[in-house]
Record summary:
The RNA shown here (transfer RNA) has 74 nucleotides and comes from a Phycisphaerales bacterium. The coordinates come from a structure-prediction model, not an experiment, and the mean pLDDT is 80. Its Rfam family is "tRNA". About the family: Transfer RNA (tRNA) molecules are approximately 80 nucleotides in length. Taxonomically the source falls in Phycisphaerales (Bacteria, Pseudomonadati, Planctomycetota, Phycisphaerae).
């Protein structure tokens, strides 16, 4: 160089024909409960859906390019 796939919450991964408000499971904070932990259970934070741009009445979801990791080929 050329081909292919992967980026979504701290981590691990869902997200169905593009549809209005983005979602779990562990983590994490608070409270409950205990004698005091864990376990358990309410509740609560936590997101540029990797950038940019473009199509659409609307894009994590299509398209272009770019950046990051992975395979495969030379």
């Nucleotide at each position: 160089g050329g081909g292919c796939u992967u980026g979504u919450a701290g981590c691990u991964c869902a997200g169905u024909u593009g549809g209005u408000u983005a979602g779990a499971g562990c983590g994490c904070g608070u409270c409950a409960c205990u004698g005091a932990u864990a376990a358990u259970g309410a509740c609560g934070a936590g997101g540029u859906c990797a950038a940019u741009g473009g199509u659409u009445c609307g894009a994590a979801u299509c398209c272009a390019u770019u950046c990051a990791g992975g395979c495969c080929c030379a």